Context: one part of a larger RNA
Molecule: large-subunit ribosomal RNA, domain I
Organism: Pseudomonadales bacterium
RNA sequence: CGCAUAUGGUGGAUGCCUAGGCAGUUGGAGGCGAUGAAGGACGUUGUAGUCUGCGAUAAGCCCGGGGAAGGUGACAAACAACCGUUAUAUCCCGGGAUUUCCGAAUGGGGAAACCCAGCCUCUUUGAGGCUAUUGCAUACUGAAUACAUAGGUAUGUGAAGCGAACCCGGGGAACUGAAACAUCUAAGUACCCGGAGGAAAAGAAAUCAACCGAGAUUCCCUUAGUAGCGGCGAGCGAACGGGGAUCAGCCAGCAAUCUUUAUGCAUAGUGUUAGGGGAACGGUCUGGAAAGUCCGGCAAUAGAAGGUGAUAGCCCUGUACCCGAAAGCACUUUGCAAGAACUAAGUUUGCGAAAAGUAGGUCGGAGCACGUGGAACUUUGACUGAAGAUGGGGGGACCAUCCUCCAAGGCUAAAUACUCCCAACUGACCGAUAGUGAACUAGUACCGUGAGGGAAAGGCGAAAAGAACCCCGGGAGGGGAGUGAAAUAGAUCCUGAAACCGUAUGCGU
Numbered sequence: 001c002g003c004a005u006a007u008g009g010u011g012g013a014u015g016c017c018u019a020g021g022c023a024g025u026u027g028g029a030g031g032c033g034a035u036g037a038a039g040g041a042c043g044u045u046g047u048a049g050u051c052u053g054c055g056a057u058a059a060g061c062c063c064g065g066g067g068a069a070g071g072u073g074a075c076a077a078a079c080a081a082c083c084g085u086u087a088u089a090u091c092c093c094g095g096g097a098u099u100u101c102c103g104a105a106u107g108g109g110g111a112a113a114c115c116c117a118g119c120c121u122c123u124u125u126g127a128g129g130c131u132a133u134u135g136c137a138u139a140c141u142g143a144a145u146a147c148a149u150a151g152g153u154a155u156g157u158g159a160a161g162c163g164a165a166c167c168c169g170g171g172g173a174a175c176u177g178a179a180a181c182a183u184c185u186a187a188g189u190a191c192c193c194g195g196a197g198g199a200a201a202a203g204a205a206a207u208c209a210a211c212c213g214a215g216a217u218u219c220c221c222u223u224a225g226u227a228g229c230g231g232c233g234a235g236c237g238a239a240c241g242g243g244g245a246u247c248a249g250c251c252a253g254c255a256a257u258c259u260u261u262a263u264g265c266a267u268a269g270u271g272u273u274a275g276g277g278g279a280a281c282g283g284u285c286u287g288g289a290a291a292g293u294c295c296g297g298c299a300a301u302a303g304a305a306g307g308u309g310a311u312a313g314c315c316c317u318g319u320a321c322c323c324g325a326a327a328g329c330a331c332u333u334u335g336c337a338a339g340a341a342c343u344a345a346g347u348u349u350g351c352g353a354a355a356a357g358u359a360g361g362u363c364g365g366a367g368c369a370c371g372u373g374g375a376a377c378u379u380u381g382a383c384u385g386a387a388g389a390u391g392g393g394g395g396g397a398c399c400a401u402c403c404u405c406c407a408a409g410g411c412u413a414a415a416u417a418c419u420c421c422c423a424a425c426u427g428a429c430c431g432a433u434a435g436u437g438a439a440c441u442a443g444u445a446c447c448g449u450g451a452g453g454g455a456a457a458g459g460c461g462a463a464a465a466g467a468a469c470c471c472c473g474g475g476a477g478g479g480g481a482g483u484g485a486a487a488u489a490g491a492u493c494c495u496g497a498a499a500c501c502g503u504a505u506g507c508g509u
Stems, first nucleotide, its partner, number of pairs: 001508009015494001016459002020430002022427007029419002031162002039102003042055003046079001049075003061096006070083003107116003117133001118130005136158003139153003166197001167195005177184001181231001207214002218245005228236002249411003253351004258346001263337004268332006275323003281296003285292001297314002305317003360384008370396001391406005446453002466493001469480004
């Protein structure tokens, strides 16, 4: 040095586990904000740090309700000082008070969490208040100067900012595909901007159809990858009709008439935001431990699930089932008020009205599945420009006939889309290199001037019973002792693979 066997170190694979995720289903909720949000800074406990909570009344204050024998949040024990024990502790729910500073941030400024004012009040060298110190919109006023505008006033009102997706509108790419590339495609996608709602948008035919008829819109299935469009390439791609979901129709100016609804108050109920009740088991054996074995019982509108020293209907939390709210919220019932309004269109009657730089045309674009084509229809930047129900639009060039509808004003629930969020439940979803980036102080540490990028890191044991005491040692560490079922479960702690490094023995060289 090699081989073999045994036994260790190192290392953290594997197995088992789950505190966290992922994908959904059903229901709820669909907003918060000048009464100052979202998000932060700084504080705050007998406490040095971080998290959580809270705000100088600072892990909290007051009221109401529930519940209760134990409490003073977590990492995180111990100590100190306290509170409470049959109902004013802790705790849970509802309502209220407080709520520093920054932030739309709004008195002015500003390098966010800071600086500097103004006005008013008072017990005036300080303290308190400012919704009556922001700009904008709106309203009211109002010069020179007639209309107007500037300016002024407001103890009127409103909005602002944030928020995951869904929705509507205004703008709008490229990579890519066409095996290159220019029309085309990607795609009206990504992205930017504006706006709204719990949905939005659309919507009661100047629609389709085809000589039969249908009867607003939206969504799904189909028609159908059809008809078509297309350097007729790549590709794009309907409608009619049929079957479903859901169904709802209305308004206007004047006069009269009558009722219901939004809203407010009251009323009763349902749901929700705390909760309460809730059946039934013992022994034997093995074992550290019984829920396992064996024996004998019980309950079941309860054999969902989780926990308990191994696998528990009957030990615990629960489960089926039943019950419950002073206060808040949602929906609904009834009554009263109010009397056309942020309310779907208010009802009925009578009279009246019923849309012009519009329809259409030409040129240039865009949208329609339809790329200018034979290209209707919709839309409109420029230029033009009717008719008046004896009228007008459409039926895919155009004309006639026929059929059908009535534009140039407006409103409208449901069926549909989505999930930042809440609750319950589900999974031939993951199980710590997986599953969220994040099971743990995670958008943390760390990197970057910045935009931004972005980790690693889970497991002793049933219970800390976490090893008193002795010995070696400076300590680290170890040997005994002790605990424990187990300590090769000893805190670098379940299991403990391999690489890698030893030790012992044998054989070989």